The RNA shown here (TPP riboswitch aptamer (THI element)) has 96 nucleotides and comes from Tessaracoccus flavus. Of the family's consensus pairs, 90% are formed in the model.
RNA sequence: UUCGUGGAGCCGGGGUGCCCUGACGGAGGGGCUGAGAACACACCCGCAGUACCUGAUCUAGGUUGUGCUAGCGAAGGGAGCCAUCAUGACCGUUUC
Numbered sequence: 001u002u003c004g005u006g007g008a009g010c011c012g013g014g015g016u017g018c019c020c021u022g023a024c025g026g027a028g029g030g031g032c033u034g035a036g037a038a039c040a041c042a043c044c045c046g047c048a049g050u051a052c053c054u055g056a057u058c059u060a061g062g063u064u065g066u067g068c069u070a071g072c073g074a075a076g077g078g079a080g081c082c083a084u085c086a087u088g089a090c091c092g093u094u095u096c
Stems, first nucleotide, its partner, number of pairs: 002089005009081002011046004017032005052077003058071004
């Protein structure tokens, strides 16, 4: 000097379902899975084989029920920069 990785920073992307109760609906309450089941200064994710979406009113199994589990799936899409900090590699120079 260049490249890579990590942290920080800033910026950006994303989901919020199901069951019971609630007189129908709604507020509220309880339960299930999950990082998160919403309005949280939370959680997850930012180039990707694992944020998330689509296919999908999909397929198989299971459940009171649900993306609950698995398949589909290395599928098709999907949101990044970086002065500075740490570190690794390479190159150059100098000294022993």

Its mean pLDDT, the model's own confidence on a scale to 100, is 75. The source organism's lineage runs through Bacteria, Actinomycetota, Actinomycetes, Propionibacteriales and Tessaracoccus. RNAcentral holds the sequence, with entries from Rfam and Ribocentre.